[in-house]
Predicted 3D model of a 104-nucleotide RNA (Guanidine-I riboswitch aptamer) from Solimonas aquatica. Of the family's consensus pairs, 96% are formed in the model. Lineage of the source: Bacteria > Gammaproteobacteria > Nevskiales > Nevskiaceae > Solimonas.

């Protein structure tokens, strides 16, 4: 200096917005209901959701054990600061572009 590997997936959470539910306001008449419209600087439910968050399962690699061998069993498996901008979805986000650009 170069190359390869550094995995996959489920559940949960930080976080996120507003399609639906709920809530609030108007529609409003005495009131209520219905219908429609609006509001996410409406706590919430549905929903989305982490490379650098938690956790389970599976796999890879390394060492050891038993063994002809296979299988099986035990242990180990590093670090991780990060724009602008764009994309999807109803919309947004620590989602995706992206362990990106860049920094150390």
């Nucleotide at each position: 200096a170069g190359a390869g590997u550094u995995g996959g997936u489920g559940g949960c959470u930080a976080g996120g917005g507003u399609u639906c539910c709920g809530g609030c306001g108007c529609u409003a008449a005495a009131a209520c209901a219905g219908u429609g419209c609006g509001c996410g600087a409406c706590u919430g439910g549905u929903c989305c959701g982490a490379g650098a968050g938690c956790u389970g399962c599976c796999g890879g690699c390394c060492g050891g054990g038993c063994g002809c061998g296979a299988a099986c069993c035990c242990g180990g498996u590093g670090c991780a600061c990060g724009g602008c901008g764009g994309g999807a979805u109803a919309a947004a986000a620590a989602c995706c572009c992206g362990g990106g650009a860049g920094a150390c």